[in-house]
Context: one part of a larger RNA
Molecule: small-subunit ribosomal RNA, 5' domain
Organism: uncultured bacterium
RNA sequence: GACGAACGCUGGCGGCGUGCUUAACACAUGCAAGUCGAACGAUGAUGGCCGUGCUUGCACGGCCGGAUUAGUGGCGAACGGGUGAGUAACACGUGAGUAACCUGCCCUUCACUCUGGGAUAACCUCGGGAAAUCGGGGCUAAUACCGGAUACGAGCAUCCACCGCAUGGCGGAUGCUGGAAAGUUUUUCGGUGGAGGAUGGACUCGCGGCCUAUCAGUUUGUUGGUGAGGUAACGGCUCACCAAGACGAUGACGGGUAGCCGGCCUGAGAGGGCGACCGGCCACACUGGGACUGAGACACGGCCCAGACUCCUACGGGAGGCAGCAGUGGGGAAUAUUGCACAAUGGGCGAAAGCCUGAUGCAGCGACGCCGCGUGAGGGAUGACGGCCUUCGGGUUGUAAACCUCUUUCAGCAGGGAAGAAGCGAGAGUGACGGUACCUGCAGAAGAAGCGCCGGCUAACUACGUGCCAGCAGCCGCGGUAAUACGUAGGGCGCAAGCGUUGUCC
Repeated sequence: GACGAACGCUGGCGGCGUGCUUAACACAUGCAAGUCGAACGAUGAUGGCCGUGCUUGCACGGCCGGAUUAGUGGCGAACGGGUGAGUAACACGUGAGUAACCUGCCCUUCACUCUGGGAUAACCUCGGGAAAUCGGGGCUAAUACCGGAUACGAGCAUCCACCGCAUGGCGGAUGCUGGAAAGUUUUUCGGUGGAGGAUGGACUCGCGGCCUAUCAGUUUGUUGGUGAGGUAACGGCUCACCAAGACGAUGACGGGUAGCCGGCCUGAGAGGGCGACCGGCCACACUGGGACUGAGACACGGCCCAGACUCCUACGGGAGGCAGCAGUGGGGAAUAUUGCACAAUGGGCGAAAGCCUGAUGCAGCGACGCCGCGUGAGGGAUGACGGCCUUCGGGUUGUAAACCUCUUUCAGCAGGGAAGAAGCGAGAGUGACGGUACCUGCAGAAGAAGCGCCGGCUAACUACGUGCCAGCAGCCGCGGUAAUACGUAGGGCGCAAGCGUUGUCC
């Protein structure tokens, strides 16, 4: 000098930040991912029209219309948010490569969107179960599912031209093989195939960044080859066979510790330490394992299995996962509200209106940090009273107070009162923050100062008490009867809404 700090004493206001560093301990409760009726069948409310009955405002029937939504279906749920356990590794940083790769939504462009079929949920009905939920029968729709036709292109084989960076790449011709589509509507919006782009991802390699040799040898899918399987893709990635290799004192293997970086702190720099907030990447989601769906997951608020734990139970069986936002217990020196709003920014769905959004925007709490402001200003000597000291003359506190003249920041009260609104909506209208910021007026010095230190280092000295006691102390060291070093007081010095102490780093 610095801090995500804590502790002690003290504490007026505001702005901007910041706040479980410990138990990746366990969690009550609420919320944190939905949306689309302009994909589909169904449901059909308020209402309108007609008819009948008729106690003239009710009942019944039919039609129109379409609010609403459980279900099928689509998209999203792989983002956003949290945490740092694991990981010494191509995890990260940086620079290359992929002639070995994928990419939903989006953009550009070319072509197409023909023709059939069978189901199933919802619903009705029956049954089992305490529940979770399950089973049988019957009906039905689609942009759900499955055939057929056609198709530039794709795969395989042959041939030709060109090119490169080794395997090879690209273009053309011929033959064979199997492969598409979805509707709705007024426009619009969609669907399928091909090519390109953009974005996002995957893989490979060079280099770089911890400690330990009181760890010296390690390795059998191990190292390489052939073939096959698998993958979006290369590859011992996996498998069969063959060979016996591969790594290591330039530190293999083992052990310990640790998420990495942009950066942050310090320092003249070189360097050292750290990786909280913010941003990028990675990993994880009760513990371990696994796959499914999908463009994308081996998936925090999905599924299955095993385990530990908790809960419900009719004992047969079931349910759960806050390292999301709040909040609780526990641990700890120690870390906040079970708040408001989708108004803005951003995200998901939707044609849109809109809905959802503990992302986000705000508010609350904490001097935790930084910055700013205030606690008054000018005058005022008889240098008052009081306190302390005294050589008893006086000195000092001290212009300090009183007193006079002013001012009113901040806080308080009253009146006015935003920008943030681009947008959306036919229009009316639409701001959580917030009656906030800000402006104006009012009253009155009125409501607002402490903490540490004073032997030397180190700025600031006397008195009393104590008497190697009580105590102080960062180091040197003070205290045993005149202690500037202990305790108190007066005075002084230093910082100041803070001041000290402790811890850690330079």